[in-house]
């Protein structure tokens, strides 16, 4: 330079949610031990930014949130259901593009926090099975 693959169940995907010692127990796993990394979140100076008004207040992890229309509950501002509509996620290397199909929860501080360096602190769950086309890159075969 060309042609092909890039299809896949001991393998993958949402998610930070995994890896390593060492010490006991018992049989390659546990510990309602320990310690360390690596990934994640909060909390906190200066500068800098905010004056706001409410207790069914404000705040935080999350893609998971705003708006319109009707129900009907409530003692107010408001919190619930149901339909649309906008945004926000996510479907096997990576990424731009276009259809497609999902999801748009749940827990949490407890009146209290904006950013934020030292410094302090928490978590390392849990749930699931696979869409095509196109354009470039990355890889691996394989010819010249």
């Nucleotide at each position: 330079u060309c042609g092909c693959g890039u299809a896949g169940a001991c393998a993958g995907c949402c998610g930070a949610g995994u890896c390593c010692g060492c010490u006991g127990c018992g049989u390659c796993g546990c510990a309602c031990g320990c310690g360390g990394a690596a990934c994640g979140g909060g909390g906190g100076a200066a500068c800098c930014g905010a004056g706001u008004c409410g207790u069914a207040g404000g705040g935080g992890u999350g893609a998971a949130u705003c708006c319109c229309a009707g129900c009907g509950c409530c003692g107010u501002u408001g919190g619930g259901c149901u339909g649309g509509a906008a945004a926000g996620g996510g479907c096997a290397c990576c990424u731009g593009g276009a259809a497609g199909c999902c999801c748009u929860a749940a827990c949490c501080c407890g009146u209290c926090a904006g950013c934020u360096a030292a410094c302090c602190u928490c978590g390392u769950a849990g749930g699931c099975u696979u869409u095509u086309c196109u354009g470039g890159g990355g890889c691996g075969c394989g010819a010249c």
The RNA shown here (c-di-AMP riboswitch aptamer (ydaO/yuaA leader)) has 144 nucleotides and comes from a Planctomycetota bacterium. Model confidence (mean pLDDT): 77 of 100. Its Rfam family is "c-di-AMP riboswitch aptamer (ydaO/yuaA leader)". Rfam's curators write: This family represents a conserved RNA structure found upstream of the ydaO and yuaA genes in Bacillus subtilis and related genes in other bacteria. The sequence was found by an Rfam model in a public genome assembly.